[in-house]
Context: one part of a larger RNA
RNA sequence: AGCACAUGACGGAUGCCUUGGUUCAAGGAGGCGAUGAAAGACGUGAUACGCUGCGAUAAGCCCAGACGAGCUGCGAAUAAGCUUUGACUCUGGGAUUUCUGAAUGGGGUAACCCACCGCUUUAUGCGGUAUGUUUGGCUGAAUACAUAGGCCAAUCAAGCGAACGUAGGGAAGUGAAACAUCUCAGUACCUACAGGAAAAGACAUCAACCGAGAUUCCCCUAGUAGUGGCGAGCGAACGGGGAGAAGGCCAGUGGAGUUAGCAGUAAAAGCAGAACGGUUUGGAAAAGCCGGCCAAAGUGGGUGAUAGCCCCGUAUGCGGUGAUUGCUGUUAACUUCCUUGAGUAGGGCGGGCCACGUGAAAGCCCGUUUGAAUAUGGGGGGACCAUCCUCCAAGCCUAAAUACUACCUUGAGACCGAUAGUGAACUAGUACCGCGAGGGAAAGGUGAAAAGCACCCCGAACAGGGGGAUGAAACAGGUCCUGAAAUUGUGUGCUU
Numbered sequence: 001a002g003c004a005c006a007u008g009a010c011g012g013a014u015g016c017c018u019u020g021g022u023u024c025a026a027g028g029a030g031g032c033g034a035u036g037a038a039a040g041a042c043g044u045g046a047u048a049c050g051c052u053g054c055g056a057u058a059a060g061c062c063c064a065g066a067c068g069a070g071c072u073g074c075g076a077a078u079a080a081g082c083u084u085u086g087a088c089u090c091u092g093g094g095a096u097u098u099c100u101g102a103a104u105g106g107g108g109u110a111a112c113c114c115a116c117c118g119c120u121u122u123a124u125g126c127g128g129u130a131u132g133u134u135u136g137g138c139u140g141a142a143u144a145c146a147u148a149g150g151c152c153a154a155u156c157a158a159g160c161g162a163a164c165g166u167a168g169g170g171a172a173g174u175g176a177a178a179c180a181u182c183u184c185a186g187u188a189c190c191u192a193c194a195g196g197a198a199a200a201g202a203c204a205u206c207a208a209c210c211g212a213g214a215u216u217c218c219c220c221u222a223g224u225a226g227u228g229g230c231g232a233g234c235g236a237a238c239g240g241g242g243a244g245a246a247g248g249c250c251a252g253u254g255g256a257g258u259u260a261g262c263a264g265u266a267a268a269a270g271c272a273g274a275a276c277g278g279u280u281u282g283g284a285a286a287a288g289c290c291g292g293c294c295a296a297a298g299u300g301g302g303u304g305a306u307a308g309c310c311c312c313g314u315a316u317g318c319g320g321u322g323a324u325u326g327c328u329g330u331u332a333a334c335u336u337c338c339u340u341g342a343g344u345a346g347g348g349c350g351g352g353c354c355a356c357g358u359g360a361a362a363g364c365c366c367g368u369u370u371g372a373a374u375a376u377g378g379g380g381g382g383a384c385c386a387u388c389c390u391c392c393a394a395g396c397c398u399a400a401a402u403a404c405u406a407c408c409u410u411g412a413g414a415c416c417g418a419u420a421g422u423g424a425a426c427u428a429g430u431a432c433c434g435c436g437a438g439g440g441a442a443a444g445g446u447g448a449a450a451a452g453c454a455c456c457c458c459g460a461a462c463a464g465g466g467g468g469a470u471g472a473a474a475c476a477g478g479u480c481c482u483g484a485a486a487u488u489g490u491g492u493g494c495u496u
Stems, first nucleotide, its partner, number of pairs: 001495009015481001016445002020416002022413007029405002031160002039100003042055003046078001049075003061094006070082003105114003115129005131157002134154006164195001165193005175182001179229001205212002216243005226234002247397003250341001254337014270318003276291005292309002294298001300312003346370008356382001377392005432439002452480001455467004
């Protein structure tokens, strides 16, 4: 040095586990905000820090209800206290709620600086003072009346929020095997505004000589008819079947909304809740064996191994209905909306939308320029004309079926099980990186119970170790279950 066997170290795979995630379903809710939101800063404990809660009344204050013996949140303990005169906890309501933030007295490099006015208990107090809309009032120029302007009061607005919605703007990568019309796509994105849904909506619609009867959504019709450098592609409707159905108004016995009253209904914490013993093994019985019992309850979880009958629960039943809130109905008061539709329909020119790229191009919308008729009238039936059929524009409102889920409750999974599943099972959008926009981790498991090694020895009053103790186990001793591999020692044997 090699090989073999044995035994360690390092390392953290694997197995098992789950506090966390993920995808759905049903129901709720669908908003919060000048009565100051969302989001934060700083404080707040007997206490150094982080989280949670709270706000100078600061892990809390008050009231009502529930519960009934313990409690003073977590990491995490100690001290000092509270509590049957009912604490802690839970439910409902209220008080307080620093500073920043729409931030609103002025300023500002957010959480800071500097004011004025009124009141006043004179204080380090309380209240007010932004802008715009609408309404009302008081004033009031050039300029006579007036108007503009100024001032005051009341009212409403603002800002935030995941997706869904409507509207105004609106790409490119790409495809066409290049590329320009075209496509991607009216998509992404930006902006405005709204609601719990929004939008649309009661035929100047279709149809075809038969008829249908608002809108919306789904399945077919159908990848059809069409459209298209007739390329790539784009792509209906009629009609049929379903979901859901609802019609109203233009001055009134109407619709919508707000407030109040009455009636109905729903919503809280919570309570009761059946039935088991012996024995064997074991550290421990829920396991094995023996014998019972309950079941409107054998879903599930926990307990020292696998428990219907030990515990929490479960089936089922009950309570509370006063306050408060939601919804429905009804009554009253108040507010608001709507006048039968002319610079409209139609025409020319230029665009856009319609599946339809200007085409034979009807229909709808916009810009510009023109410009009717008035039911004895007008629009449409895909150029256009006639006949026929059908409807009545240029006013308004309208539930449901449809879309979505930041949030709450309940439940489920031939979903994951710590390199997985959310980025995050842990102090996670943390640490850390970046001037910034932004990027963005790693990190779970002692044991049934801390019983977390008293005491002795070596050592430096360490670290670490040897005895000893606990424990079923310490090769379970604090990154401690299991403990693979790479890697690296030691002992023994053999070979050289």
Molecule: large-subunit ribosomal RNA, domain I
Organism: Bacteroidota bacterium